A computed fold for a 74-nucleotide RNA from Candidatus Omnitrophica bacterium CG_4_8_14_3_um_filter_43_15, annotated as transfer RNA. The prediction has a mean pLDDT of 81. The sequence was found in a public genome assembly.

RNA sequence: GGGCGGUUAGCUCAGUCGGUUAGAGCGGUAGACUUACAUUCUACAGGUCACAGGUUCGAGCCCUGUAUCGCCCA
Repeated sequence: GGGCGGUUAGCUCAGUCGGUUAGAGCGGUAGACUUACAUUCUACAGGUCACAGGUUCGAGCCCUGUAUCGCCCA
């Protein structure tokens, strides 16, 4: 220098053919239960979908550029 893949909640990750509320598990907070702790159950909070632009009636999803991480080639 070239190619491919990843980037979504604090962490690990889903997200189908672009379609009308952005999710799961773990973690956090509160409550129930217990003498207490743990377990379990319930509720809640937490998101610039890496960044910028474009296409579209509509983008986490498609296109372009940038950043960053990983792998391969030279």